Predicted 3D model of a 163-nucleotide RNA (glmS glucosamine-6-phosphate activated ribozyme aptamer) from Actinobacteria bacterium UBA7524. The sequence was found by an Rfam model in a public genome assembly. Its Rfam family is "glmS glucosamine-6-phosphate activated ribozyme aptamer". Rfam classes the family as a riboswitch. The coordinates come from a structure-prediction model, not an experiment, and the mean pLDDT is 82.

RNA sequence: CUGCACCACAAAGCGCCCGAACUGGUCUGCAUCCCAUGGCCAGUCGACGAGGAGAGAGCUUAUCGAAGCGUUCGGCGGAUGGCUCUCCGGCUCGACCGGAGUCGAAAAGGUACCGACAAAUCCCGAGGGUGACCGCGGGGACAAAACGGUGCCGGACCGGUAU
Numbered sequence: 001c002u003g004c005a006c007c008a009c010a011a012a013g014c015g016c017c018c019g020a021a022c023u024g025g026u027c028u029g030c031a032u033c034c035c036a037u038g039g040c041c042a043g044u045c046g047a048c049g050a051g052g053a054g055a056g057a058g059c060u061u062a063u064c065g066a067a068g069c070g071u072u073c074g075g076c077g078g079a080u081g082g083c084u085c086u087c088c089g090g091c092u093c094g095a096c097c098g099g100a101g102u103c104g105a106a107a108a109g110g111u112a113c114c115g116a117c118a119a120a121u122c123c124c125g126a127g128g129g130u131g132a133c134c135g136c137g138g139g140g141a142c143a144a145a146a147c148g149g150u151g152c153c154g155g156a157c158c159g160g161u162a163u
Base pairs, nucleotide, nucleotide: 014077015076016075017074019073021044022043023042024041025040026039027038048065049064050063054087055086056085057084058083059082060081088104089103090102091101092100095161096160097159098158099157109153110152111151112150113149114148115147122139123138124137125136127134128133
């Protein structure tokens, strides 16, 4: 380096479930049947995408909209967010070094306006499950932020050295 076997990973708006809600079975059921209720067992559900990583530490209920208005409830874990500090790196003095400022490899920002981009929901179809429900194909549409464009504001410096 190649091949074979096994294991692990292949998830990061992600994973999980002792609550609640819901389903099935079973027992209960104030004379009996059927039920209400409750117990037990087994299950189902539990956020729709967009965007997001220089390295480390600490803190923090970690960005954006869509749907809905009923559970996208409640909780746990994780996490690429934010803030502070240190380091690394880019940019701003023609160059180098130190500093300051500002960002993060698209490495200068702020703000206003304009522009672009999604999935679920919805419609059609077909499948699994007794069921709650689950997985899938097709169709048409609609965001915000990051982003792009324009305007305005802001920044394009300090010291040293050399030419």